[in-house]
Molecule: Glycine riboswitch aptamer
Organism: uncultured Rubrivivax sp.
C1' cells in the first nucleotide's frame, strides 16, 4: 500500500408539473378514477463520507537584487523579492453523487485471511 469476508458507519424536499409503463384498490360494455412507488425531462430548494477538482507550510529549479569572501579567473555562500514546478486533509468545490422509512451506496474504523 492493495485485496476479501464479517460488523459498525452521518448530512441532506414522503419537493413541484408533465410524459411513460408496471403493481394494487374501486367501479365497469370500451374504459375510467385513486394509491403506491420505478423511470425520463424541466424547476427550484439542500447534503458531503463513492469518485473527482482546488488549495498550505516544506521542498525544487532558474531570475532580480543587496552584502561577504576569494582570486589568473570563474564556481561555490548568506539574506531580502517575486515567478514556476511539486504538494494533505474529515478542509474546499458541489462537477458526479445523494435527499420519509426500508433497501442500496457510504469516507472511515475495528477484527481476521490473503497478496505485493
Nucleotide at each position: 500500500c492493495c485485496u476479501c469476508a464479517c460488523u459498525g458507519g452521518a448530512g441532506a424536499g414522503a419537493g413541484g408539473c408533465g410524459g411513460u409503463g408496471c403493481g394494487g384498490u374501486c367501479g365497469a360494455a370500451u374504459c375510467g378514477a385513486c394509491c403506491g412507488a420505478a423511470u425520463c425531462g424541466c424547476c427550484c430548494a439542500c447534503c458531503g463520507a463513492a469518485g473527482g477538482g482546488g488549495c498550505a507550510a516544506g521542498c525544487g529549479c532558474a531570475g532580480g537584487u543587496c552584502g561577504g569572501g576569494c582570486u589568473g579567473g570563474a564556481u561555490g555562500c548568506g539574506g531580502c523579492c517575486g515567478g514556476c514546478g511539486u504538494c494533505a486533509a474529515u478542509c474546499u468545490c458541489u462537477c458526479a453523487g445523494g435527499u420519509a422509512a426500508a433497501g442500496c451506496g457510504g469516507a472511515c474504523a475495528g477484527c481476521g485471511g490473503g497478496g505485493a